[in-house]
Context: one part of a larger RNA
């Protein structure tokens, strides 16, 4: 290199979407390129291989054959594979209905709290800690009441509930929009992967112009200590919010790449559809009392609501058999047994560095060595 691997030992790129390439379900016809056989021709000769002779044997030497294999040619063979046609529906999508769901994006409202402001009311205090200062207060705080402004975040509901492709999405209502889950119809293989690509991407950060209520890097001041450039307190700028550009990393994790088929027994969970079954029910008729307002009793009827069982169908949670695994564990959402296509891995440290290309206002990302030491 191949072998071999990739939840914890090196190793799944944060995700999606997609070109090219690679792989590709079912039935049937043709063709025969690829495939198999046969068959010509040529691949000097030595050489290799194998017979057999010749030196005493070996080496060595003669003499006879030979496979294999490239290319070229004839003829056939047609399972598979390619190409061409025809067909079907399970894979794939497409439209219609109904229901669900903190998906995205825009607008508009609401109530709690913090803070400030303003007036009242009130008079020595009040913050803070482990204890204390610094801080704030007779220019009257805090405490209380009411009114006002102005930001951000939406208690409960909340849930190993849901939704999204991942980054994530939770206060109410409208508007635009994606997704998935059923049922029927149509299209009829349109599919899966994906190298370059290309769109999203948390939180810090950057840039421009806004906003700024609370928290709160940096800074200050008090303390704590031997120091204390900290942990405790008291303040406090950027940031945090909005737009509209950027950057492109994260323990971006399920440390587990996307797809599709297959392989036990059990319990939860959510949507539907149709069947069974039970419960609960306004009303209206019909009878019986009656204080003529209305009550009770009994039978009958269809919409509706629960619930329980069954069917399907998806997400999600836990327990475990065969199996797997160096162990831990994994187990129908595999890390079982299979197939397809990408990505990555090859002692540790030097080092995700140096150089160099590219990207970026900058900070830095991205691709990525080597000498040297063990």
């Nucleotide at each position: 290199c191949u072998g071999g691997g990739c939840g914890u030992a090196a190793a799944g790129a944060g995700u999606c979407c997609g070109u090219a390439g690679a792989c590709u379900g079912u039935a049937g016809a043709g063709u025969a390129a690829g495939u198999u056989a046969u068959u010509u021709g040529u691949u000097a000769a030595a050489u290799u291989u194998u017979g057999a002779a010749g030196c005493c044997u070996a080496a060595c030497u003669u003499u006879a054959a030979a496979u294999a294999a490239g290319c070229u040619u004839u003829u056939a063979a047609u399972a598979c594979u390619g190409c061409u046609c025809u067909a079907g529906u399970u894979g794939a999508g497409u439209u219609u209905u109904a229901u669900a769901c903190a998906g995205a994006a825009g607008a508009g409202u609401a109530g709690a709290a913090u803070u400030u402001u303003a007036u009242a009311c009130g008079a020595a205090a009040g913050g803070g800690u482990a204890a204390a200062a610094u801080c704030u207060a007779u220019a009257g705080a805090u405490a209380u009441a009411u009114a006002a402004a102005g930001g951000a975040a939406u208690a409960c509901c909340a849930u190993u509930a849901g939704c999204g492709a991942a980054g994530g999405c939770g206060a109410c209502u409208c508007u635009u929009u994606g997704g998935u889950a059923a049922a029927a119809a149509c299209u009829g293989a349109c599919g899966u992967u994906a190298a370059g690509g290309g769109a999203c991407g948390a939180a810090a950060g950057u840039g421009u112009g806004g906003g700024g209520a609370g928290c709160a890097a940096a800074c200050a001041g008090g303390a704590u200590u031997a120091g204390a450039u900290a942990c405790c307190c008291u303040g406090g700028u950027a940031g945090u919010c909005c737009a509209c550009a950027c950057u492109g990393u994260a323990a971006a994790u399920u440390c587990u790449g996307a797809g599709u088929g297959c392989u036990g027994u059990a319990a939860u969970u959510u949507a539907a559809u149709g069947u069974a079954a039970a419960u609960a029910g306004a009303a209206u008729u019909a009878u019986c009392a009656u204080u003529a307002g209305u009550g009770g009793u009994u039978a009958a009827u269809a919409a509706u609501a629960u619930u329980u069982a069954u069917u399907u169908a998806g997400a999600u949670u836990u327990u475990u058999a065969a199996g797997c695994u160096a162990a831990c564990g994994c187990u129908a959402u595999a890390a079982a047994c299979a197939c397809u296509c990408c990505g990555c891995c090859u002692g540790a440290g030097g080092a995700g560095u140096a150089c160099g290309g590219u990207c970026g206002c900058a900070a830095g990302g991205u691709c990525g060595g080597a000498a040297c030491u063990c």